Background:
Small-subunit ribosomal RNA, 3' major domain from Kocuria assamensis, 478 nucleotides, folded computationally. Model confidence (mean pLDDT): 84 of 100. Rfam family: Bacterial small subunit ribosomal RNA. RNAcentral holds the full RNA, with entries from ENA and SILVA.
[in-house]
Context: one part of a larger RNA
This record gives sequence, C1' cells and structure tokens, in this order.
RNA sequence: UGACGGGGGCCCGCACAAGCGGCGGAGCAUGCGGAUUAAUUUGAUGCAACGCGAAGAACCUUACCAAGGCUUGACAUAUACCGGAUCGUUCCAGAGAUGGUUCUUCCCCUUUGGGGUCGGUAUACAGGUGGUGCAUGGUUGUCGUCAGCUCGUGUCGUGAGAUGUUGGGUUAAGUCCCGCAACGAGCGCAACCCUCGUUCCAUGUUGCCAGCACGUGAUGGUGGGGACUCAUGGGAGACUGCCGGGGUCAACUCGGAGGAAGGUGGGGAUGACGUCAAAUCAUCAUGCCCCUUAUGUCUUGGGCUUCACGCAUGCUACAAUGGCCGGUACAAAGGGUUGCGAUACUGUGAGGUGGAGCUAAUCCCAAAAAGCCGGUCUCAGUUCGGAUUGAGGUCUGCAACUCGACCUCAUGAAGUCGGAGUCGCUAGUAAUCGCAGAUCAGCAACGCUGCGGUGAAUACGUUCCCGGGCCUUGUACA
Repeated sequence: UGACGGGGGCCCGCACAAGCGGCGGAGCAUGCGGAUUAAUUUGAUGCAACGCGAAGAACCUUACCAAGGCUUGACAUAUACCGGAUCGUUCCAGAGAUGGUUCUUCCCCUUUGGGGUCGGUAUACAGGUGGUGCAUGGUUGUCGUCAGCUCGUGUCGUGAGAUGUUGGGUUAAGUCCCGCAACGAGCGCAACCCUCGUUCCAUGUUGCCAGCACGUGAUGGUGGGGACUCAUGGGAGACUGCCGGGGUCAACUCGGAGGAAGGUGGGGAUGACGUCAAAUCAUCAUGCCCCUUAUGUCUUGGGCUUCACGCAUGCUACAAUGGCCGGUACAAAGGGUUGCGAUACUGUGAGGUGGAGCUAAUCCCAAAAAGCCGGUCUCAGUUCGGAUUGAGGUCUGCAACUCGACCUCAUGAAGUCGGAGUCGCUAGUAAUCGCAGAUCAGCAACGCUGCGGUGAAUACGUUCCCGGGCCUUGUACA
C1' cells in the first nucleotide's frame, strides 16, 4: 500500500421487511448429469453451465459409428509432358459413391508457335470441426451502469509511499458547494444519440372524411376537401426557470403555482482502471505439436431422438373469479413474388379445387383473445384435467420405419394447490390475455425476440440475511 475480520461508523440496492404471483408435489416439453450403446459428435459446470453455442438433427446439416470407395485428392496456386472440348445422353453392375458402355458435339482466339478452358500423368503442395483458450489476436461474460481508477507539477517522507481523492454538507453520481499544501488535468458520471408523451409549421397518397354533393343492400364507394386522425420532415417545450419554508446570504432540499410533462419526465443504446491463467483454437484468424493410401475426402445406412434414475428451465392443470355452447365488440407491431393468397365451391376437420388482388399506408396473412350479452353444468376425480393408447386421414418433402407436424373418432392416466426450502416483481410494473417475426420444404416452438389488450397490492422501516461504496481500526496474510 492492499486484502481479510462472526471490528466500528456512515450510505445504497426487490438485499431484508410489507405485499402479489410462482417454483419445489402431478403429467408433458426442452436442456444437463449418469447409465446404456458400434456411435449415442462436441463445447459450456457456483453466482456468471444446464429452453446455453443450436434464429429450428428425417436425408443434408454432422463434427460421431458401421460398411463400401478415392489418394495431387471435395477445394487453391504453379510448373513440365500428353490428350481432347467441356457439358449432355442410352444401357448394364451396384445400397450409392463409382465403374463399364452407347450416341452427339470435336470448342474459342490465332502469327499454326502458342494462349484460354477441360481431363490425365508427375511434383511442389492441398486438407484436418485433430491437440493446446495455461502460447495468442479478436470477441464475450462477471463484479456493475457500481462510482470509482489515475496522471503532471508542487509539497511531505531516508524509502516503500502519502498528499491531491481526506474533512463539513449535499447528490442517483469523485454530483456540486465550502474548507484545506496543494494547484490543475485525463478515463469514467452527467449531457450530446434513438424512442414514447404535448404543441406549432410544411406536405397530403395508397392514409383521413367535418362541411357540400352523387350513389349503394352496405362500405370514403365516387366528385371533392385539408378541418380532424394519421404519416413524413422541421421547430418549440423542462432550466430548480418562478413563489414560499429550511440551509453556512452556498451547494442543495421540502412545499406550491403554471404546465402535456417537474426536479435524471418513462424506456433504450452507451460498461472507466481492472478482477476471475473466467469462456471461446468448433465463427474467424493464428504460434507450436500431431495425421498425410489418413486424424484428409466421397457415399449408403445408422446415431446425435436410447432410459432404472438425479437435477435445471418451462408449458398444462388440479376448476364455478370456472368448463362448454350460441351471439357480439375493440389493438399494436410485423411478414409477403421460388411469396402472401381473398370472394366462391367442397370436406365434420386438418385440408383440397380454384385463382381476384398485391413488388404492398392500396391487396393478403387476419379470426385478435381475455371482454360483453344469453343458455347450460352444481362441487363430483365431474360436462374439471388432458397424458397414454387404438383406428382412420391431411400436408410438406426423393423419402415421415428408426424419427415430422396437424385433423377426426374412440380411450380418458396422474393430479383436489404441493415438505424442508427457494425465485421474480415497486406502475402501465406484477399478474393475466392473445398477435406477429426470425430460423424454416416441413417441424417436435410449450423456446426466443418483439407487439399491443385488461390491469393490481404493498413499502412502517434499515435491527437482521446477501451484495456493494467511503472513512477508520486490528492482523502470525501478500
């Protein structure tokens, strides 16, 4: 100087408390461990691994296994020699890769040397998702959006170092004020950026429709209009600016006015010096080591989907604030030409036929759901719950056996609110309800990322648990 303390003081955080809803019990889904296996490829392992890499394993992917092939190679560059276009096509063998065979073409430029291109032979070399993240770059997690981390000059100290950065207040903040052997500065904080909330101006198509007309069974459907909504762009607006109390006539804080918004207005992006030899050689790049008729590469099939069991994260429930049936209302944000696909017809349905319109503020996906209005069930393992299984189908795709999703009929398991313990959340939040998208032929999505609808309770307080910041103290620690 740090680190540590079941030392002290001050302060903060959904840290506790006060509340609301979960998990832990059941069934299923997904991930992991273990076991199994020819293989069940692999990385990640307290917080900070375990619906994580994977925004999508039937083949491919694919890295794993079995079997069958190839050896300048599936891919790149160069040289030498030889040959011909390459491509395509018929048949045969084969699981296919591949091998044989048939037909067609016999290329282009050209100075007839050659060049381009392709195949073969040969050699340099290619290739490796092989090892090492404890050799590395780059990227990322975490403490933590915590308020810290440092430097120059000066001063003090033999020196390591100290001071500044401590102290009194204050703040979300090393934020600001005052004081002070310090005076200044840098990286962080804040602001500048995006978005939501108010208003003004400009512009009105594909958007809108108040007023004026036309028309329809109905609809901004038509003429027209720019008022309104909305869209796009540009301004204004919030600064403790104003008033009062407190305070060191300070910083600041409390209350109020006006205001769409008030003291950081809400949300996002933004992550200092560093810590963990943290993660990644399997995104990529790369040193060294290793393989080179194989640890490379091609193919078919299998596996990654197994299952006594343990854990993690979710979904669905156990019902009446509910289930079922009928009617009826209101979003936002997205996606669409190898695509979205309306009206219509057809099927109980998944779907099929068909093809209007749309390269989209125009058309389509598209039905929002919870809600509201009626009816029914009456507390039961039930008209709750839907696992499992049987049968029949639909769709995608060379192909649904291993191993897809969905539909219909039948079947109708556990489960009556969950031990010890444990998690999330402070407001348009929790809870609850649907919608969309990426990946994608299809889909194991109940995941993830967004979007809106309905919409709470509670916070006395900081004694205690956990984590963190500053000062101080002790130390057989560095």